This is a predicted structure of a 1408-nucleotide RNA (small-subunit ribosomal RNA) from an uncultured bacterium. It matches the Rfam family "Bacterial small subunit ribosomal RNA". Model confidence (mean pLDDT): 85 of 100.
RNA sequence: GAGUUUGAUCCUGGCUCAGAAUCAACGCUGGCGGCGUGCCUAACACAUGCAAGUCGAACGCGAAAGUGGAGCAAUCCAUUAGUAGAGUGGCGAACGGGUGAGUAACACGUGGGUGACCUACCUUCGAAUGGGGGAUAACGUCCCGAAAGGGACGCUAAUACCGCAUAACAUCCUGCUUUUGAACAGGUGGAGAUCAAAGCCGGGGAUCGCAAGACCUGGCGUUUGAAGAGGGGCCCGCGUCUGAUUAGCUAGUUGGUGAGGUAACGGCUCACCAAGGCGACGAUCAGUAUCCGGCCUGAGAGGGCGGACGGACACACUGGGACUGAGACACGGCCCAGACUCCUACGGGAGGCAGCAGUGGGGAAUUGUUCGCAAUGGGCGCAAGCCUGACGACGCAACGCCGCGUGGAGGAUGAAGGUCUUCGGAUUGUAAACUCCUGUCACCCGUUAUGAACGACAGUACGUAAACAGCGUACUGUGUGACAAAGGCGGGAGAGGAAGCACCGGCUAACCCUGUGCCAGCAGCCGCGGUAAGACAGGGGGUGCAAGCGUUGCUCGGAAUCACUGGGCGUAAAGCGCGCGUAGGCGGUCUCGUAAGUCGGGUGUGAAAGCCCUCAGCCUAACUGAGGAACUGCGCCCGAUACUGCGAGGCUAGAGGAUGGGAGGGGAGAGUGGAAUUCCUGGUGGAGCGGUGAAAUGCGUAGAUAUCAGGAGGAACACCAGUGGCGAAGGCGACUCUCUGGUCCAUUCCUGACGCUGAGGUGCGAAAGCUAGGGGAGCAAACGGGAUUAGAUACCCCGGUAGUCCUAGCUGUAAACGAUGGGCACUGGGUAGAGGGACUCUUAUGGUUCUCUCUGCCGGAGCUAACGCGUUAAGUGCCCCGCCUGGGGAGUAUGCUCGCAAGGGUAAAACUCAAAGGAAUUGACGGGGGCUCACACAAGCGGUGGAGCAUGUGGUUUAAUUCGACGCAACGCGAAGAACCUUACCUGGGUUUGACAUGUACGGAUUAGACGGCGGAAACGUCGUUAACACUCGCAAGAGCGGAACGUGCACAGGUGCUGCAUGGCUGUCGUCAGCUCGUGUCGUGAGAUGUUGGGUUAAGUCCCGUAACGAGCGAAACCCUUGCCCUAAGUUGCCAUCAGGUAAAGCUGAGCACUCUUAGGGGACUGCCGUUGUCAAAACGGAGGAAGGUGGGGAUGACGUCAAGUCAUCAUGGCCUUUAUAUCCAGGGCUACACACGUGCUACAAUGGCCGGUACAACGGGUUCCGAAUGCGCAAGCUGGAGGCAAUCCCUUAAAGCCGGUCUCAGUUCGGAUUGGAGGCUGCAACUCGCCUCCAUGAAGCUGGAAUCGCUAGUAAUCGCGGAUCAGCUACGCCGCGGUAAAUAUGUUCCUGAGCCUUGCACACAC
Repeated sequence: GAGUUUGAUCCUGGCUCAGAAUCAACGCUGGCGGCGUGCCUAACACAUGCAAGUCGAACGCGAAAGUGGAGCAAUCCAUUAGUAGAGUGGCGAACGGGUGAGUAACACGUGGGUGACCUACCUUCGAAUGGGGGAUAACGUCCCGAAAGGGACGCUAAUACCGCAUAACAUCCUGCUUUUGAACAGGUGGAGAUCAAAGCCGGGGAUCGCAAGACCUGGCGUUUGAAGAGGGGCCCGCGUCUGAUUAGCUAGUUGGUGAGGUAACGGCUCACCAAGGCGACGAUCAGUAUCCGGCCUGAGAGGGCGGACGGACACACUGGGACUGAGACACGGCCCAGACUCCUACGGGAGGCAGCAGUGGGGAAUUGUUCGCAAUGGGCGCAAGCCUGACGACGCAACGCCGCGUGGAGGAUGAAGGUCUUCGGAUUGUAAACUCCUGUCACCCGUUAUGAACGACAGUACGUAAACAGCGUACUGUGUGACAAAGGCGGGAGAGGAAGCACCGGCUAACCCUGUGCCAGCAGCCGCGGUAAGACAGGGGGUGCAAGCGUUGCUCGGAAUCACUGGGCGUAAAGCGCGCGUAGGCGGUCUCGUAAGUCGGGUGUGAAAGCCCUCAGCCUAACUGAGGAACUGCGCCCGAUACUGCGAGGCUAGAGGAUGGGAGGGGAGAGUGGAAUUCCUGGUGGAGCGGUGAAAUGCGUAGAUAUCAGGAGGAACACCAGUGGCGAAGGCGACUCUCUGGUCCAUUCCUGACGCUGAGGUGCGAAAGCUAGGGGAGCAAACGGGAUUAGAUACCCCGGUAGUCCUAGCUGUAAACGAUGGGCACUGGGUAGAGGGACUCUUAUGGUUCUCUCUGCCGGAGCUAACGCGUUAAGUGCCCCGCCUGGGGAGUAUGCUCGCAAGGGUAAAACUCAAAGGAAUUGACGGGGGCUCACACAAGCGGUGGAGCAUGUGGUUUAAUUCGACGCAACGCGAAGAACCUUACCUGGGUUUGACAUGUACGGAUUAGACGGCGGAAACGUCGUUAACACUCGCAAGAGCGGAACGUGCACAGGUGCUGCAUGGCUGUCGUCAGCUCGUGUCGUGAGAUGUUGGGUUAAGUCCCGUAACGAGCGAAACCCUUGCCCUAAGUUGCCAUCAGGUAAAGCUGAGCACUCUUAGGGGACUGCCGUUGUCAAAACGGAGGAAGGUGGGGAUGACGUCAAGUCAUCAUGGCCUUUAUAUCCAGGGCUACACACGUGCUACAAUGGCCGGUACAACGGGUUCCGAAUGCGCAAGCUGGAGGCAAUCCCUUAAAGCCGGUCUCAGUUCGGAUUGGAGGCUGCAACUCGCCUCCAUGAAGCUGGAAUCGCUAGUAAUCGCGGAUCAGCUACGCCGCGGUAAAUAUGUUCCUGAGCCUUGCACACAC
C1' cells in the first nucleotide's frame, strides 16, 4: 500500500496478501564452473581404523629372521647391530580438535582495581656450576593367575634420588626514610637463621699425567637473582529472558575477634561473640536459555536470532574425589560409586567417538571408514628427522551466493500441424523448414605457468677463537608437489550434447475452447462449482522467473496492531462506585554556594573479522587482500552554570489559619404531630359488595359494602416542590431540641510552599440477601385460587409468607451514568435560576451597574468518525493515578484470597469465527404519530355462498383423458366455436432426403398429373390407359437436348421435444396512483442531502407564496376519438314544413332541402364576469348568463421501476436433445370420463308475479359459398318459394320490459323447470361415444339461502330485450357491443383494506 464487516458511507478493529531472509525440507525438473555451507532431532548407543608423541647429544640393557664360516651332528663364531625393542630419565601430553548438556551466574559484555596474586618454555642483564653418598627399574632366577596382571630374591646406570660446602640485592626478624588516605611497596642500615646445582657433545694439542684425563676453547644444559613479553587467578561499577495464579527469603545465614587454609583477598573453613542480611527499584521460587563480536529484518527506533568464522565460558558415559605438574581437579591420565556394553576357565577383568571417517537408532532432513604432511601451524630433538584426521586437498549434495551456456544473422506461400472462429479468417509465428555464419561450455589431442620459501650438504666471505677445528651470519650451487588426467594456452570436430517450473477471478502481470454440473474438485484472504465456470480438469494461447521453479516451516517487515520515536478510553475495547492517605512521581518566587544530572574540549579504550568508502588480486562476479572511516559505548582530565537536583537564607500571589456574617431535605441521637389505610368495639342499615376489556375466585343475612362514634397499631410524611437546595459518592423531604461535618461572602490580621496526585493500604458505599433479637398497618418475591390462552409455570383479578421497619453485625455489588478520574492555568458571547457582597438615588418587597460562589439552557472559534462537546470542554497546555489492545469461549475454569452462606476480588487456556462493533445515509417495515385520498369503510341497492343446470379448475380415473395458466394479478383464462378435421394425446396400420425449403451429382423416361381396376378401415401398395412446356433439326411423323417433375445418393429437412431461471417481442400487476429523475450551484470527509421539504390549494410534484437554490426532463394536464348545443357547407338511398298529384293507408310521386338525420368544417366553457372568503396570491364558495360550469360525461393514452410475474404451444431466437424417430401420413378413440371439492355464470323459488289476448316506441350492427321478403304447407322446429339486396334503398327486423283488458289467489301452485320417455326438424361424408332446435308427455331440487363474501355514487345500480365476432352446425346461459325503463344513499373518516406525503423507531436490506 491492497483485499475483506455495509444496500451504500465514514470510522474503529481484527484477519489476509504483495517484500526480504534461511544450517532448511518436500514436489517437478536439471548443462558447466568458481567460492562457501552441510545431524537444528537422541549430550542416544557405538563395530573397525587412525587422531600425541619425541629425545641414544641424559642412562643402563639389548635381540631375531637373513647371510657367511666352522663342525658328522647338536651347536658355535662373525655379520645383521649396539640396530629393532622395551625400561630409567627429560620435555610435551592443561595446546590443538569436538560439543552446548548444565548454567539467569561476576557465566558473558564493557570499563576499572589488585597497596591481595602466580607464571614452564622465550628474551635481556648479573652470579654460580665444588665435593660426596645410598638405591632402583630394565635384566636374571623362581612362583601365582584363564586373562589382565602380580609377587619374592638377586645385579646395575644416570641430567633419577639424598646429605655436605659456598652464596646473594633471595626469604624471615628489626630500625630510619620516600610515595600514599593507608604500607606487606621503593630506598638505606643492623644481628642472626634458612635454601643451590648436572652434566652432555665437539675441537685443540704447547705443558703435566702410564692411561683416562687435567688444561684451553665453542655449543647445549643445570642452579640462583633481577627485569621484560605473553598467559592466567581474584575483586568491583554498569548491562544481561519470562512468570506475582511465586511475597516474603536466610542459620555459616550477616557482621566482628582469633586461628587454619590458599599463589592470593575473603565464612573459603573452624571456635567464640553479636543479631543481623536480602526484598515491591521484585528477594525467594518456578520456567526457559551458554554469552558476545556479530547475522536477518527495518527509513530509523526497534524486533528476531547466536549455525559457519573469531573471543570467552562450560562439559567429556553419569556422579564424586584428589594425585602429578609452572599450569588440570585433566576428552583419547588415576581412584571410588552407578548404569550400560564386551571377555571369562565364574575366581575375576576390560571399555567410554560431544576428535576424523564410519555404523545402528531417532528424524522431514544433513556427506567419504579418501590423499598428503608439499604448504601454514604445533610437540620433541643440536640436527637430520619423527609425530600431527590441526591443516592442506580431492570426493558427495542445485543446500546457498556468483558467473557462463543451451546458438547468431537472414528467412512469408505468413508451409504443415494444433487451437479458436462471426466460416471471411485469426493465432501459434520469423517461430520452423531453408540459406549463410560463429565456436563459449562439454568432448578429443598436444603443450605449459604458479603454489618452493626454507632446512640439510658442498664451496666462498666475515665474526668468535691461539686456531685453517668447531659454532654463528651472508652469498652461490645441488634437492623437495598430496592436490594434478586439475588450471592456462594452442589445435581438432561439429549447431552438433544442454529448459524447465509456477501462474493467468480480484488483490496481481497474464484468456479462450472443451469436459464436468454444489459432483469431481480448487482455495493465502474474499470466495468459485447447482448445464453456457476467464476460479474445478484437459487443450491452445499468454504472463513471470530461469538451472532452476514452486510448496511448506520459521523470522522481521508491512502492523502507528503494545504507539520511546509513534495510539487511545462520552457512544467503537477502555475512568477504579466514592473519599482519606503511605511509598513514589511532579511542584510558586528571589539570592548565594555546589557541580550530581546537563553541555563543550581533550585523552584512554572500544581485539581481529564483518558493515561502509577507496585501491588492489583471481578473465568478470561471488570470493579475497591492503588502507581508511566507523564502532552512536565506557573510563579519566580540564572547562561552562541557563535549566533540574542538592545545601543555606529570604518573600507572599499557591495552601492554611484568625475575625465578622450567611444559606441549606448534609449527618447522628431523643422526642412530638396530623391526614390516610387496616383491624377491634358499639350504633344506623338491609343485599349486595368487590373486581375487570368482560368475568370469576373472594367477602356478605352468623348482617358485609356504605355511614356515625370510640379505640389499637405500624409505616410513610400530601399541598409547599421548582430544569430549586445540601452532600465525596451512595443518598437526603412533617415538626422540635441536643451534638456535629462541609461550604460561601466580607475584612486582608497571622503562618510562610506547609502544595497536587496517589501503586499498595484504609474508610464509606442503593437495592436485594445473610445472622441474632424485636416489630409487622399497608405493600408484596415464593405460594394458593380465578381468568386469559393452542398452552400461560406470565401480563389482569382475589388472597398471601419471607421481606420491606427498628437494634447490633455481615455482605461490597448496580445502566454505583454526565456511560465523561483528580488538580492547576488559559481561551468570544447570550440567557435563566440559587446563595452572598459592593455601588447608586426617585427610600423601595425598588432600580442600575459591578463582583465572588453554585446550578441549567443556547451557541462562536476549536475539537470530533459522526452524533455532538463548547469557561461546568469532549478546546489549548502541564502534573499524577486507573484502564484498553478482534468476536465467541468468559468475567468462565483452576489456584489463591475475602465471606456464615449466597457469592465477591484476582483471572487464563484449548477450541472456534472473519468478522464482532460505533456513528450517520437511503429504503423497506411498525398491532408509531400527523396530514390526505380511493365504493376502503360507513349509508344504500342488487348479488354470491344454499337448489337445479351450464362452464372452467383441482382431484380421481383412464391406453389417452395433450399442453400451458395457480393469492389479489390461475380457475365462461390461451379457446372469437374439440362429432371427423382442429389435435399437440392414446391404440393400431404405413413412410424414411421424408408432409415442407434450397443446393448438388447421377439416372432415365411417361413414370408425375388425370382417369380407371384390384387389396385395404384409410393411409398406402400394385396394375392399366392417356394429354401437356421451351429450344434445335425436320414439310410432317418424329428425333435430340434442356427445364420442371420423378427416382437414387450427398449436404440437409422436420420436432406443439427441454430450458420463459439463457433471450427478443408482447402482456398482466401495483396504477391513471402522482410520482420518478437530471444539469449547474450549495451543504456534508463520505454514502448522500438540497431542489422534491415548509404555508396554502388541487383530481394531480395542479397552481401560488415562502425558500441555497435556479432551471429542465419523463409522468399529470392539454393535444386525439366519441357524446351533449349552435352555425356553415353538401342533400341520396335520408327528410316532408310549404305547394301540387295520388292511395284503403303509406314521402307513394313531382317539387323542395326548411326541419330531423347523415357527412365534413367551424363556434362554444376560459373560474371569462359579479360577490364573499383568502396572504393584494393560487384557489374555494355562492350567483348571473348558458345546451353545457369549474378536468361537462365516456374512451384511447400507463412515468422511473417492482414481481428471475406470464408466454420457447402465436411468432422469433442462443444452447441442449432427437434423426427408420421425440419426424411424417392414416383409421378409430381421447381432450366430453365422475365418489367428490372450488371458482364463474344461467334459471328460479313467485302476485312489483305467472299465463292468455290486444297494442306502442329503439339503437349498435351484419349480409353474395350470403341475408333472404311476399306466398303456400306444418301445432312448432322447419319446409317451400326466390322478389329485392354487394346495401342510409332490400333482408336479418315482430324489439322486450311497458301500456290496455282478462285469468290465477299463496299452493311446491297455472310458481319452478331439471330429469326421463316418445315423435320430429336442421347442419354435416358422418350426430353411438359427442350437436342444436321443436312438439307431446314426465314435472326433480328449490318457499330467498350458515360462517363468510362481491359489485355499484347517475342515465350509474337494477331490470328489459337487440346485434356481432368465431362458425357447416353447435354445447353461447360465455364474450364484445347496442339501446329501452330507471332508482336509493353518502351525517362522515373512528375502524377494516390499499395508496401518497412528512415525521419517528429499528439489531430489517432476498428488506416483517